[in-house]
Context: one part of a larger RNA
Molecule: small-subunit ribosomal RNA, 3' major domain
Organism: uncultured bacterium
RNA sequence: UGACGGGGACCCGCACAAGCGGUGGAGCAUGUGGUUUAAUUUGAAGCAACGCGGGGGGCCUUACCAGGGCUUGACAUCCCGGUGACGCGACUGUAAUGGGUCGUUCCUUUCGGGGCACCGGAGACAGGUGGUGCAUGGUUGUCGUCAGCUCGUGUCGUGAGAUGUUGGGUUAAGUCCCGCAACGAGCGCAACCCCUGUCCUCAGUAGCCAGCAUUUAAGGUGGGCACUCUGGGGAGACAGCCGGAGACAAUCCGGAGGAAGGCGGGGAUGACGUCAAAUCAUCAUGCCCCUUAUGUUCUGGGCUACACACGUGCUACAAUGGCGCCUACAAAGUGAAGCGAGCGAGCGAUCGUAAGCAAAACACAGAAAAGGCGUCCCAGUUCGGAUUGCAGGCUGCAACCCGCCUGCAUGAAGCUGGAAUCGCUAGUAAUCGCGGAUCAGAAUGCCGCGGUGAAUACGUUCCCGGGUCUU
Repeated sequence: UGACGGGGACCCGCACAAGCGGUGGAGCAUGUGGUUUAAUUUGAAGCAACGCGGGGGGCCUUACCAGGGCUUGACAUCCCGGUGACGCGACUGUAAUGGGUCGUUCCUUUCGGGGCACCGGAGACAGGUGGUGCAUGGUUGUCGUCAGCUCGUGUCGUGAGAUGUUGGGUUAAGUCCCGCAACGAGCGCAACCCCUGUCCUCAGUAGCCAGCAUUUAAGGUGGGCACUCUGGGGAGACAGCCGGAGACAAUCCGGAGGAAGGCGGGGAUGACGUCAAAUCAUCAUGCCCCUUAUGUUCUGGGCUACACACGUGCUACAAUGGCGCCUACAAAGUGAAGCGAGCGAGCGAUCGUAAGCAAAACACAGAAAAGGCGUCCCAGUUCGGAUUGCAGGCUGCAACCCGCCUGCAUGAAGCUGGAAUCGCUAGUAAUCGCGGAUCAGAAUGCCGCGGUGAAUACGUUCCCGGGUCUU
């Protein structure tokens, strides 16, 4: 000087408390451990590993295993020789790739050749998701969006160092004010950026329709751009005004006006550093290792195993509910190897045909919960849907291992969950559906969108984490 203390003082955070909903019990989904296996490729390990890398394992992917091939190689550059091709088509053969046979087939030229491609050869080399994240770059997590971390000059101290940065107030904030041997400055804070909430203005199609006309009753058409909306510009909030508190300061409390009030709400933004934190399997890279194999290719299998243990989720256990019929109201997106209306077939998944749309135009697209009417009458049920059988549909070369969906049948556990434990302070929790990325197909995950819409916070003694001063 720091760090630490079951030392002290002050302060903060869904940290506790006050509330609401869960997890822990059940079934299933998914990740992990363990076990098993020829292989079940691998990394991640308290918080900060475990629906994580993986934004999607039937082949491929694929790194693993078994077996079959290749050896200058699947890929790059260079040399020598040969051929005129490469490719395409046919046949043959194989589990498949490799292999074999036949046909067809280059450009340019000064006619020497050159270009390009293939084959053969020689080696230099290629190649490695092999090792080391404790050799590294880059990137990332975390403390933590916590309010801190430092520097120059000066001053003090023999020095390490101190001071400034402490103190009195105040703030979300080292935010600001006052004081002070300090005076200034930098990285952080805040602001500048984006979305959202109000208004004005400009613009008016593919959006809109107040008034007028027309109409097949559909903003469809004429017309219009007022309104909604779209998207460019601007205004608006600053403790600006009033009162009170306070050191007349910073600031705080109340009020007015206002769409919004004391940072309006949300996002992006992460200081000096900590954890030899994570990643050599995104990529790059030192060193080490493999070189007829630890490279490369093909078929099949595995990553999907299953006595068990844990994490994260979905669906439930019902009447604030289930089921049937009727009937409203979104936002944000996506679409050409695509979205696919309508019509027809089918109980349905879906199929046939096919309009429109590179989309404020057409399509996906029916929002669902809610509302109305009816039914069930507390039961392992008209709850719940696991599991299994049969029959089908779709994608794809191919659904046996191992996909998704539909119909009929089956109808398990489960009657609110021990110790323990998690999230959330407002358009939040809870609940309801919709879209997208990945993607041929394949979400209960992830990333977004809107609908309905609460309860509670006395307070800071205690638990956890953090900040400042002090010992």